A computed fold for a 1570-nucleotide RNA from an Acidobacteriota bacterium, annotated as small-subunit ribosomal RNA. The prediction has a mean pLDDT of 84. It matches the Rfam family "Bacterial small subunit ribosomal RNA".
RNA sequence: AUAUUAACAUGAGGGUUUGAUCCUGGCUCAGAAUGAACGCUGGCGGCGUGCCUAACACAUGCAAGUCGAGCGCGAAAGCUUCUUUCGGGGAGUGAGUAGAGCGGCGGACGGGUGAGUAACGCGUGGGUGACCUACCCUUGAGAGGGGGACAACCCAGGGAAACCUGGGCUAAUACCGCAUACAGCACUAAGGCUACGGUUUUAGUGUGAAAGGUGGGGAUCCAUUAAGGACCUACCGCUCAAGGAGGGGCCCGCGUCCGAUUAGUUAGUUGGUGGGGUAAGAGCCUACCAAGGCGACGAUCGGUAGCCGGCCUGAGAGGGUGAUCGGCCACAAUGGGACUGAGACACGGCCCAUACUCCUACGGGAGGCAGCAGUGGGGAAUUUUGGACAAUGGGGGCAACCCUGAUCCAGCGACGCCGCGUAGGCGAAGAAGCUCUUCGGAGUGUAAAGCCUUGUCACCUGUGACGAAGGUGUUUACUUCGAAUAGAGGUAGACACUUGACGGUAACAGGAGAGGAAGCCCCGGCUAACUCCGUGCCAGCAGCCGCGGUAACACGGAGGGGGCGAGCGUUAUUCGGAAUCACUGGGCGUAAAGGGUACGUAGGCGGUCUGAUAAGUGUGGAGUGAAAUGCCCGGGCUCAACCUGGGAAUUGCUCUGCAUACUGUCAGGCUUGAGUACGGGAGAGGCUGGCGGAAUUCCUGGUGUAGGGGUGAAAUCCGUAGAUAUCAGGAGGAACACCGUUGGAGAAGUCGGCCAGCUGGACCGUUACUGACGCUGAGGUACGAAAGCGUGGGGAGCAAACAGGAUUAGAUACCCUGGUAGUCCACGCUGUAAACGAUGGUCACUUGGUGUUUGCGGAGUCAAAUCCGCAGGUGCCGGAGCUAACGCGUUAAGUGACCCGCCUGGGGAGUACGGUCGCAAGGCUGAAACUCAAAGGAAUUGACGGGGACCCGCACAAGCGGUGGAGCAUGUGGUUUAAUUCGAUGCAACGCGCAGAACCUUACCUGGGCUUGAACUGCACUGGAUGUAGCCCACAGAGAUGUGGGCAACGCUUCGGCGGCUGGUGCAGAGGUGCUGCAUGGCUGUCGUCAGCUCGUGUCGUGAGAUGUUGGGUUAAGUCCCGCAACGAGCGCAACCCUUACCCUUAGUUGCCAUCACGGAUGGUGGGCACUCUAAGGGGACUGCCGGGGACAACCCGGAGGAAGGUGGGGAUGACGUCAAGUCCUCAUGGCCUUUAUGUCCAGGGCUACACACGUGCUACAAUGGGUGGUACAAAGGGUAGCGAAGCCGCGAGGCGGAGCCAAUCCCAAAAAGCCACUCUCAGUUCGGAUUGCAGGCUGCAACUCGCCUGCAUGAAGUUGGAAUCGCUAGUAAUCCUGGAUCAGCACGCCAGGGUGAAUACGUUCCCGGGUCUUGUACACACCGCCCGUCACAUCACGAAAGUCGGCUGCACUUGAAGAGGGUGGGCUAACCCCAUUUGGGGAGGCAGCUCUCCAUAGUGUGGCUGGCGAUUGGGGUGAAGUCGUAACAAGGUAGCUGUAGGAGAACCUGCGGCUGGAUCACCUCCUUU
Repeated sequence: AUAUUAACAUGAGGGUUUGAUCCUGGCUCAGAAUGAACGCUGGCGGCGUGCCUAACACAUGCAAGUCGAGCGCGAAAGCUUCUUUCGGGGAGUGAGUAGAGCGGCGGACGGGUGAGUAACGCGUGGGUGACCUACCCUUGAGAGGGGGACAACCCAGGGAAACCUGGGCUAAUACCGCAUACAGCACUAAGGCUACGGUUUUAGUGUGAAAGGUGGGGAUCCAUUAAGGACCUACCGCUCAAGGAGGGGCCCGCGUCCGAUUAGUUAGUUGGUGGGGUAAGAGCCUACCAAGGCGACGAUCGGUAGCCGGCCUGAGAGGGUGAUCGGCCACAAUGGGACUGAGACACGGCCCAUACUCCUACGGGAGGCAGCAGUGGGGAAUUUUGGACAAUGGGGGCAACCCUGAUCCAGCGACGCCGCGUAGGCGAAGAAGCUCUUCGGAGUGUAAAGCCUUGUCACCUGUGACGAAGGUGUUUACUUCGAAUAGAGGUAGACACUUGACGGUAACAGGAGAGGAAGCCCCGGCUAACUCCGUGCCAGCAGCCGCGGUAACACGGAGGGGGCGAGCGUUAUUCGGAAUCACUGGGCGUAAAGGGUACGUAGGCGGUCUGAUAAGUGUGGAGUGAAAUGCCCGGGCUCAACCUGGGAAUUGCUCUGCAUACUGUCAGGCUUGAGUACGGGAGAGGCUGGCGGAAUUCCUGGUGUAGGGGUGAAAUCCGUAGAUAUCAGGAGGAACACCGUUGGAGAAGUCGGCCAGCUGGACCGUUACUGACGCUGAGGUACGAAAGCGUGGGGAGCAAACAGGAUUAGAUACCCUGGUAGUCCACGCUGUAAACGAUGGUCACUUGGUGUUUGCGGAGUCAAAUCCGCAGGUGCCGGAGCUAACGCGUUAAGUGACCCGCCUGGGGAGUACGGUCGCAAGGCUGAAACUCAAAGGAAUUGACGGGGACCCGCACAAGCGGUGGAGCAUGUGGUUUAAUUCGAUGCAACGCGCAGAACCUUACCUGGGCUUGAACUGCACUGGAUGUAGCCCACAGAGAUGUGGGCAACGCUUCGGCGGCUGGUGCAGAGGUGCUGCAUGGCUGUCGUCAGCUCGUGUCGUGAGAUGUUGGGUUAAGUCCCGCAACGAGCGCAACCCUUACCCUUAGUUGCCAUCACGGAUGGUGGGCACUCUAAGGGGACUGCCGGGGACAACCCGGAGGAAGGUGGGGAUGACGUCAAGUCCUCAUGGCCUUUAUGUCCAGGGCUACACACGUGCUACAAUGGGUGGUACAAAGGGUAGCGAAGCCGCGAGGCGGAGCCAAUCCCAAAAAGCCACUCUCAGUUCGGAUUGCAGGCUGCAACUCGCCUGCAUGAAGUUGGAAUCGCUAGUAAUCCUGGAUCAGCACGCCAGGGUGAAUACGUUCCCGGGUCUUGUACACACCGCCCGUCACAUCACGAAAGUCGGCUGCACUUGAAGAGGGUGGGCUAACCCCAUUUGGGGAGGCAGCUCUCCAUAGUGUGGCUGGCGAUUGGGGUGAAGUCGUAACAAGGUAGCUGUAGGAGAACCUGCGGCUGGAUCACCUCCUUU
C1' cells in the first nucleotide's frame, strides 16, 4: 500500500510560587461512579433497588413438615332417633374424622448474617494406589422361620407450672436371635503387575441381611356363615452386592493486605518405632527414641479484613471495592460438649456454664428474629406486623393433596436507570408590568393576550388478555409386565370437568377539555452566562486563586442571561486527571535525592568456541477457565431501561508434541577480561628510631636608660626593685621558611626539615605462564579531619572558658592586655563534617586544541635544551550531544550495559517514642498530630549595597558673605478660645495659597432675620393706575428688616386680549468655600535642563528578555567619530524664538546737538538727523583659518583675526516616567450628603490670642563705621476715581494749592552707596534702636480689639553668636539705592531695575545628588526593603510525668459443669446362651452410681504489649498593628556556612578543623587572540 475482517481500536488539560521567565514541586478544578444522606422542588409509568451504624435488645404472628397405601388407639359439638324419674341416658350419624402416640422420610436443604478468620479460608490447577455418599438410575441375587417389649391407652401418685414417678394392657415397615448369601468383610497360602505406597487372581477358614403394604384375580387348596386366607399377579416398599450420576471429606503446587520502631521462633515442637483413632492419610492421639523444624525469598508477633465471579474507574497497565445476583467459607445470645443420623458437632434439636429477659405458689421453670413482617435503641440514613402457593423450586406422600415469609406478586421511598408529558401553529418594528438608560431608547419578547388546532399522560365509561404447563374422570389405538380378554405402566389422540395471588391489571375503544402537571443551580478567572440597587474589611462569600475598608459583574435583593430538567444542588467516598511511587512510564552537580572511604558475604550480572540437555523462551494440540455480568450478531416487551438465543472473549492454570537462535544447566576447549613471574624508574604513601638549624618564650650574666607595649584613638599591662633595645651563654616545647608548584602520593580522611630501618600501592618495558579465576555488593568488617572523653606524660607558642581595659544607648561581642582546659606524646574510646567534584563503582564507545607530571621508543646534542611518538596521571579551552538554565563536554552531567545507595511539597523534625551503640557528650535507625499554598532551582529586568570602575554638579575642597545667639517682622507647630475658618507638612510645607484679614474680604464664632430663597431657567394660576415693583420721606431697630406716607411706569392689538416687566402661590428645580485630590479633568511641584526613554524590521535565547543603547575615543549632551548582528526611526539634547554685547540700513518726535544761527539760563528756539537713543529690518561666529595632539576620525590644546570664540551671557523651552506628590477652597466634574439649612442676609467678634518650639527675613552689635554739611552719576517702571509741579504753611508726617500730563513731552523723582569736608575715638558709646509715654499727620462710614507715618522723650537685648547649617564661580557674591503689582490705607515680603564691585577653585580622597558599565542580593510596596530569636498574651495538637482505669496476651498454679473414653466392689437388668423345668439360677451384654483422664468457665500470682485519663512540665504550630535587641540577605557593616566544644536575656559569640554555596584588590598559573 492492497485485500479481508461481526465480536481490534485509542491517551485534551486548566488555575495557583515571580515584577516578569523557564524548570522543579505540591495544592486545587473540570469527568465518571454510589446500597447514599441533606437542602429546595416534585406530574405519570416501566425495570431495578432499600440497616453500610448496635453480630444491640426484642412484644406479637407466621417462616418444616408430611405419610392412615407402616401401626395401635380414638373423641366432641351439631343433626336424627329411642328412652327418661325430665336432671338425664342409649343408639345412629358426625367419623375411623379431629387428636396425640409408636414408626418412616424430611428438620444437615431452602432463608439470614459477615462477628470471627491472613488460613489450604478463598481462587486456580492437580492428587486421593488414603476415603464416604440417604433419596435417584442401571445390573445381579434375595426376602425363610421365630421371639420379647415399649408408647399411646387405663389406674394410682407428686407438682403452682414445666412436667415427672409407679403399676397394668397392646400393634407394627419399631426391636432381637436363628437360617441362607457366589461376588462383601477379616485372616492364611500361592501367583501376576507395580510408580514399591499398593493392587489383582486363585484356594481355604471365619463372619455378616431382610418387612411388609396396597390394588386385582380365573383355576387349585384351606376355612367355609360371611368377609377372606393360602396361591398368582401388578405397583410401592425391604435386604445384600456391583456400577453410575450428583454431593462431600482429606492432601498438594501457585496466588492472596499493612507494620522490621515485631528478628529470631518452636516442646507434640520436627522425624522415627509400637499402639490407638477416623469413612479416610497424618503427632490426629499416646508411649519410647533421636534433635530436629521454621526464618531476611521476612519466620514469630502486632494491626486490619470473610474470599471469589464480579462492580466502579482507567487509553491501557493499573488503582479502588466485594451491596443487590451467583460460587465457596464461617457463624446462629456468649463459651464448651457430644447425641442422633447417609450427612451436623445441627439458626427455628439436646446437655452444661455465663450474661440478660420473662413466669413463679420462691420450691422451681421458660427463652434466643444475623428467617419474613414488625418494635425499641443506635444513626445523616434504609420499607408493609400485605396477598398467594396461580407459576418456578423444595419436603412428605402411590396419588389426590398438604406444607413452603423459598418464591411469585402487591405496598412504601425520585434511592438509581430508562421512557413520556406539562401542549402545537399563527400572532406587533413589538401591549401592560418590571428592569436598565446616554432619556433618544433598549431588554424581557412571539414571550403574553388573541385566533386556529391536537389529545400523549392523568380523569370518566366500556371491552379485556399472555403468563396454564398441568390435574381428574371416561374412552380409542398401539405397546410392556402378566396365565389373563383382571390390573398396572408407557406412547399418541378424543370428550368432559377443572386450576391466576397479581387483577378487572396490561392492552384496546369511546368521552371531555389546554383544561390538572417546573423546578433547581450558576453568571470574577478556571467555566457557558452582566447590569442596577443595598451594604461599606460590616454583614457575608469561598473548590483553588481570592472578593468586601462608598461607584463590589465575587456579599444580599432585583432585572436579564447560562446550564440541567422531575429533578437540581450540596456533602461524603472511589478511580481519573497524577508520568504526583513512573512494569507500561520518573529521578538524584546546583531544585528532594550518591552511602565519608574501602574490603568483602549472600544475592544480581557476566568474554570466546564446540557438543549435550530442553528449565526459561517460541510454536502447535488437549483439558479446564461454572452460570450470570461486559462485548458482538439476532430476538421479545410500541421504544428504551429491562429480558432473552447464539457467538466471541475469559489475556490464567495444567498436561502434551515440536523447535533450539538466545539465557540457564552439564561436559570439553580458547586467550583478548583478570591475575602471576622478570627488568626498570618516580613519589610529602604508611610505621619506627635518630639527627639538624632558624624563630618565639623563659633563665643567668654584660652593656645601657626611661620608657616599652598596644590601638582607629586609648587604656588595662610591663618598667628606676632597671623594662624595651642589644651581646654572650643556657633550658624547653612545638612547628619545619626558601625549594613549593591547576607539582607528587594515597581508597578516603589526609601526607611536607634531614638520615636510616621496616613496609603498602600504582605506573612503564619485555617476553613467558594460569585459563574467566570477573564486576557490583544488602547485611558485615576495617579505616575515618577537627572538636570531645578516659589513664599517664608533656606544656614553648597559641588559645574556648574566665579576668581586666576599651568601644557602645547597652556590648555577656568584634579590638587590646592576660589566661586555663586543649593543642603535643603513649594507649584506649568516640565515628561525625560544606567527610564536596555538593557528581557511587566497573566496562565499552564517541571530533579536537593546548599546558604539566612519570616512564619508554625515535630524532637531535660532547652533554643538554628541543622535536616526533606510545602509555599512565593531572589541568584549561572547546565540537557533537546532553541540560530548566547555569553549565558538562574521552577525567561527561554524551551514548550504552551491570550492580549498589538514595528521593517523592514546605514547616513540625533529623524532633518524639521505641530499639541499638557509647564512660559521657552523643551517634545510628526514625514517625505522627497539627499547620501552610506554597517552599525551591536557574536565569531576566530593575532597585539597592557602610561592592568596584569611569564621569558630572557650588557636591566637597579653596574662598566671600550669611543663618543658628539678640530685638523686631512674618509664617508654622503647640497651647488657648465661643471662634482663633480652611488648605500646604523632609528635600519638593513653614514672608506658602495671601500681588496686601480694621468693616468688606470671610469660608469661622455669637446673636438677629428670610425660606422657590441673594443670583439662574421653565411651566401653571394669580395681582399690578382703587397699586404690594421702582423712587422719595418719616418712624422702630445694631443692621438686615419691618411699618407708614408721598410720587409714579412699557409695547402690540381685531379692543376680546397677547407679550414684556414686576409681586405672590405652587411645581420643576436653585444654592452649598459641605465630604471624597485615594473616583477625576485641568493646572502645578519634584527628580531635572539630569541625558536619558523607546519603537520597526532583523538576529540571538525554550522563555522573561537581549542586541541596537554595549565597546575604543570624545562631548555640556545617546554630542559626534570609529568599531560591532545589526540596520533604521521616534520622543528628548542641540538648533529654530526672546533678550543682551558689535556693525549696517531705514526712520527722526516727545529723543539727540557735531557743525551754523538766535538766546539771560536750560536743545530753550531756528536748524540738522552726524552722534547718543529709540524700534523695525539686516550683517556677524561657522572650529571657518593656522600650528600641535589624536587613529589620516570625531575632537582637544594653542594662536591669528574679531565687539564677541568654541552652546559668547541671560531667558523661554522640562523626554518616557516617579512620588495614589499638591489642589474638589481658582475653575470644571462623577458619586455621596444637606434643603425654614451645611443655603442666604445683617451686626458684632475672630482669623491679629501667647508659657513655649521651629523656619524665613529685617535691623544691629559699630570706625571699611555713626553723625552733620556740601556735591556727582542710573536704569526700569507707574500715572485720569490717577500722577500731581511751582509757590506757601508746618521741626516733621503732612496741609493748602492746582500748572502740566491719557505722557521718549508733564509728574512720581530725592537715586543711594560714592566723592569732598568736619566731628565722634572703642565706650553698651554720638554704636544699636526695641519698648514705653506724650503730641500729631494720613487713609477710611469707622483705626478700641487691629493700620501706616511724624515729632519730642524713653534708650531694652545685643560687643560677631554652641552643636549644626545656607548661598555664591563674574558683572557673579557682597553692598547701595530705585520702581512695580496688590492696594482707600497698610511691605522688613514678592517681582523687577540699575549703581559700586571682589576673593577662590590644588584637586575629586571624602560628604550629598545624578549618569554609564560591572558585581552581589534571601529586595520587587524594591534598603524607609527583607528578616531572626527570647519574652508577654490567646489558642491548638503533641511529648514527658507520681499515678490511675481498661483491653489483649505469655507463664505457673487452683478449680473441673456437661460430655467422651477407661476402670469398677456392691446395686438394677425382657429378647441371646447354659443349667434347670417352678413364675428359678448363672453367664454374655446393658443401665444407674462411684472413680480416673481430658476439658469450658471461674480464680490466684507474676510478666509483656497496648489504649484512656492525669497535678505539673517540655518544646512545637498558629494568631493586622505588644516588648527587647539586629543574627542573616550587599563585603549586611566582624564574609557566611559547617562538625564539635565552651559560654551567653535573645537572636548569637568564641575556640579548633573544614567548605566556597564569599565581595573587593593584587600576584601566580592556565587558556584565547595577535